[in-house]
Context: one part of a larger RNA
RNA sequence: GGCACACGGGGGAUGCCUAGGCUCUCAGAGGCGAUGAAGGACGUGAUAAGCUGCGAAAAGCUGCGGGGAUCGGCACAUACGAAUUGAUCCGCAGGUAUCCGAAUGGGGCAACCCACUGGUUUGAAGAACCAGGGCUUACGCUUUUUAGAAGCGUAAGGGCAAACCCGGGGAACUGAAACAUCUAAGUACCCGGAGGAAAAGAAAAUAACCAUGAUUCCCCAAGUAGUGGCGAGCGAACGGGGAGGAGCCCAAACCCGGCUGGUUACGGCCAGCCGGGGGUUGUAGGACCUCAAUAUCUGAUUACGUUACUUUAGCCGAACGACAUGGGAAGGUCGAUCACAGAGGGUGAGAAUCCCGUAGGCGAGCUGGUACUGUACGGUAGAGGAUUCCUGAGUAGGGCGGGGCCGGAGAAACCCCGUCUGAAUCCAGCGGCACCAUCCGCUAAGGCUACAUACUCCUGAGAGACCGAUAGUGAACUAGUACCGUGAGGGAAAGGUGAAAAGAACCGGGAAUACCGGAGUGAAAAGAACCUGAAACCGUGUGCUU
Numbered sequence: 001g002g003c004a005c006a007c008g009g010g011g012g013a014u015g016c017c018u019a020g021g022c023u024c025u026c027a028g029a030g031g032c033g034a035u036g037a038a039g040g041a042c043g044u045g046a047u048a049a050g051c052u053g054c055g056a057a058a059a060g061c062u063g064c065g066g067g068g069a070u071c072g073g074c075a076c077a078u079a080c081g082a083a084u085u086g087a088u089c090c091g092c093a094g095g096u097a098u099c100c101g102a103a104u105g106g107g108g109c110a111a112c113c114c115a116c117u118g119g120u121u122u123g124a125a126g127a128a129c130c131a132g133g134g135c136u137u138a139c140g141c142u143u144u145u146u147a148g149a150a151g152c153g154u155a156a157g158g159g160c161a162a163a164c165c166c167g168g169g170g171a172a173c174u175g176a177a178a179c180a181u182c183u184a185a186g187u188a189c190c191c192g193g194a195g196g197a198a199a200a201g202a203a204a205a206u207a208a209c210c211a212u213g214a215u216u217c218c219c220c221a222a223g224u225a226g227u228g229g230c231g232a233g234c235g236a237a238c239g240g241g242g243a244g245g246a247g248c249c250c251a252a253a254c255c256c257g258g259c260u261g262g263u264u265a266c267g268g269c270c271a272g273c274c275g276g277g278g279g280u281u282g283u284a285g286g287a288c289c290u291c292a293a294u295a296u297c298u299g300a301u302u303a304c305g306u307u308a309c310u311u312u313a314g315c316c317g318a319a320c321g322a323c324a325u326g327g328g329a330a331g332g333u334c335g336a337u338c339a340c341a342g343a344g345g346g347u348g349a350g351a352a353u354c355c356c357g358u359a360g361g362c363g364a365g366c367u368g369g370u371a372c373u374g375u376a377c378g379g380u381a382g383a384g385g386a387u388u389c390c391u392g393a394g395u396a397g398g399g400c401g402g403g404g405c406c407g408g409a410g411a412a413a414c415c416c417c418g419u420c421u422g423a424a425u426c427c428a429g430c431g432g433c434a435c436c437a438u439c440c441g442c443u444a445a446g447g448c449u450a451c452a453u454a455c456u457c458c459u460g461a462g463a464g465a466c467c468g469a470u471a472g473u474g475a476a477c478u479a480g481u482a483c484c485g486u487g488a489g490g491g492a493a494a495g496g497u498g499a500a501a502a503g504a505a506c507c508g509g510g511a512a513u514a515c516c517g518g519a520g521u522g523a524a525a526a527g528a529a530c531c532u533g534a535a536a537c538c539g540u541g542u543g544c545u546u
Stems, first nucleotide, its partner, number of pairs: 001545009015531001016496002020467002022464007029456002031160002039100003042055003046078001050074002061094006070082003105114003116132007135157009164195001165193005175182001179229001205212002216243005226234002247448003250392001254277010282426001284391004288385004297379003302376004307371004314362003320335004336353002338342001344356003397421008407433001428443005483490002503530001506518004
């Protein structure tokens, strides 16, 4: 030095575990904010660095309700206190809530600096304390130079938030095996806006000589018809089956009133604007004239009330013992019991009957919600005549240039935009994929509208042929922390004694609070660098061998 065996060190794999995640289901909620949010800074404890809670009334104050013996958070120590005159704790409603932050008196390098006005205390100066204010828009009032303003008042907005939604803008990589039309894709991204959903929506529709009857979503139609350097690709609708179901209001004609203006023969007339009534459609409707009726049905509106249910704390809740083993019984044996409860968790090991619970039942003054109903508040009707009036104009349509549709300019309808133009008025107008006729359908140029649909930052309950600490969230632990970066930003590692601290009194060695040997605890040292404790790697001893 090698090999073998034995015993160690080292290391933290593996096994087991779960406090945390992941993906869903059902229900709830779907917002918070100038009454100052989200998020922070700084404080706040007997001792207090971190986290949590809270705010100078500061791990908290008040009231009501629940609850019933401990309590002073994580946090296991000491001290000092609180509590059956009901604390801690839980629910609800209040109070307080520094400074920054939309941040809003002005400024500013956020958490700081500097004022003003009014008020209170003091006799005053001064000081201290309290309150107020910014900008935009709308409305109202006041003043004035009557037209732009100013001032005051009231209300709203502003900012934040995970996705979903609508609108305004809008790529490229890529694919086409290159690439330009095309694709990716109206995607990513930016901006604006809203709601619990949003958007759309009550036929100038679809169809085809039969008819349907707003919108939205799903299944089919169908990868069809089409479109397409007819390449890559893109890709409907009719119709059928389902979910759901709901329809309405203005403008105008006409009538009435008010104001302003013009005109007048002072009787009035005309015009404009404002308000009220009226009226709302295509088998046209309405105004107008005549007749008739006060019924019926209904509401998507807010407020109040009744009732019921529910929500926000909780309460009751069946039934088991013995023996042996063991540190420990819930496992074993023997014999029982309950069950509308044999879901689950805990307890020294595997418990229906030990504990928490579970099935079932009960419970609320305040809080929130839903439904029904009542009141208030609304909406809603007929017949005939007549053919005078009304029925959305720089609109429809057209030319040119673009965009959207399955449709890339094509024979290219339809819809939208820019620009130049530019009708008709019910004997009317638009559409039915160039265009024309016939026929059929519909009534544009104003508006509103639940449900079925999309999503999940969040709350509750539950589930998993999901993970189990190099996994699962980046994060099971003081984690978006430590640390890195000027910054935008990047971004870890790190779980486990034991049933219970019973966390090793005491003695010895030692400089020692290191470490070790005894002693003791414990079922076991599992000894806090703590469950198990693999390998690499490093040793010691013995044997064989060179």

Large-subunit ribosomal RNA, domain I from Hymenobacter piscis, 546 nucleotides, folded computationally.
It was read from a public genome assembly.
Its Rfam family is "Bacterial large subunit ribosomal RNA". Its family is annotated with ribosome and structural constituent of ribosome in the Gene Ontology.